[in-house]
C1' cells in the first nucleotide's frame, strides 16, 4: 500500500427492510443474615469511534478519516 472483520454500558457481547438501543457480569441501594457468601427486589450508568452527505427521522444507507485483529504484497 492493498483486501476482509470489528468499534455499541466499566467488562463480555446483541441488535434492527432506517422510526430516539437491550442482556449477562459487574457497581449502588434495599431485603435476608450474628457478619460475610450465595439468593431476592429495585436504580443508576450510552453525543451506538468521529466528520460529513442522503432522508421528515441515521447506531443502520453511502463517502472520508482514526483505532484495533487477520490475510496479500
Nucleotide at each position: 500500500g492493498c483486501c476482509u472483520g470489528g468499534g455499541u454500558a466499566g467488562c463480555u457481547c446483541a441488535g434492527u427492510u432506517g422510526g430516539u438501543a437491550g442482556a449477562g457480569c459487574g457497581c449502588u441501594u434495599c431485603c435476608c443474615u450474628g457478619a460475610a457468601g450465595a439468593g431476592g427486589a429495585a436504580u443508576a450508568g450510552g453525543u451506538c469511534g468521529c466528520c460529513a452527505g442522503u432522508u421528515c427521522g441515521a447506531u443502520c444507507c453511502u463517502g472520508g478519516c482514526c483505532c484495533c485483529a487477520g490475510g496479500c504484497a

The RNA shown here (transfer RNA) has 73 nucleotides and comes from a Candidatus Nomurabacteria bacterium. Model confidence (mean pLDDT): 82 of 100. It was read from a public genome assembly. The organism belongs to Candidatus Nomuraibacteriota, within Bacteria. It matches the Rfam family "tRNA". About the family: Transfer RNA (tRNA) molecules are approximately 80 nucleotides in length. It is annotated as a transfer RNA.